[in-house]
This record gives sequence, structure tokens and C1' cells, in this order.
RNA sequence: GGACGAGCCUCUGGAGAGACUCUAAUGAGCACCGAAGGGGAAAGCCUUUUAAAGGUGAAACUCUCAGGUAAAAGGACAGGGGAUUUUAA
Repeated sequence: GGACGAGCCUCUGGAGAGACUCUAAUGAGCACCGAAGGGGAAAGCCUUUUAAAGGUGAAACUCUCAGGUAAAAGGACAGGGGAUUUUAA
């Protein structure tokens, strides 16, 4: 000195599925959705006694634990902007 990377703030866009039923209420029940989060594991690679076994191993795939099924809120992801951080050239 300050890129790539990593995360943070902000603006914009942003799907899906019952404004279900019962109960005075608290709540309960059934049906569904996947794009907060979370779980699963393929090929390959590694270890090994070289056969098994074990480890590592991604997702928008999958499971629906959580969350959600009018609006609001949230929302993976995408684009714009901003400041910062470690180090390389």
C1' cells in the first nucleotide's frame, strides 16, 4: 500500500401454500408450502490391515425440526450504494 476473499449497513426487486374447522377464551385439530435458520447425503479425494470400514464432501436437491399459508412483517437470491477487516501484487 491495499486487490481477491469474508462478513456488516442501506436502497430496490423478491416465490409458494387454508383470511380453514372447533372452543366463551386460552388453546386444540386436520390440510398444505419452502427461499430465514437447521438436518441429510452423491461423485471425487484421503486414511487403512488395501477387502471391508472410517473420514471429508454441494445445492435452489431432499426432510419439513423450526418457520410460514389475507394484509403487515419475514424472505434464499439478484442488482445499486457505503464504510470496514486480514493479507497478496
Predicted 3D model of an 89-nucleotide RNA (Glycine riboswitch aptamer) from Andreesenella acetica. Its Rfam family is "Glycine riboswitch aptamer". Rfam describes the family as follows. This family represents the bacterial glycine riboswitch. The model forms 85% of the base pairs in the Rfam consensus.